Molecule: transfer RNA
Organism: Planctomycetota bacterium
């Protein structure tokens, strides 16, 4: 320089057009003598920025970041 994958919460990670599960972690509350444990809650405008669409994490395009092929 070409070409392709990948990007959802502090990490992992599911979801392929109708408002995002889960699990560990951290917070907060119950229990406890006091901790662990256990149980109960909270925590994501899905990599930006435009386009389609009654609607977009999903579908287009550009751009940003990683990673891999090839020259």
């Nucleotide at each position: 320089g070409g070409c392709g994958g990948c990007g959802u919460a502090g990490c992992c990670a599911a979801g392929u057009g109708g408002u995002a599960a889960g699990g560990c972690a951290a917070c907060g509350g119950a229990u406890u003598g006091c901790a662990a444990a256990u149980c109960c809650g909270u925590c994501a405008u899905c990599g930006u920025c435009a386009g389609u669409u009654c609607g977009a994490u999903u579908c287009u395009g550009a751009c940003c970041g990683c990673c891999g092929c090839c020259u």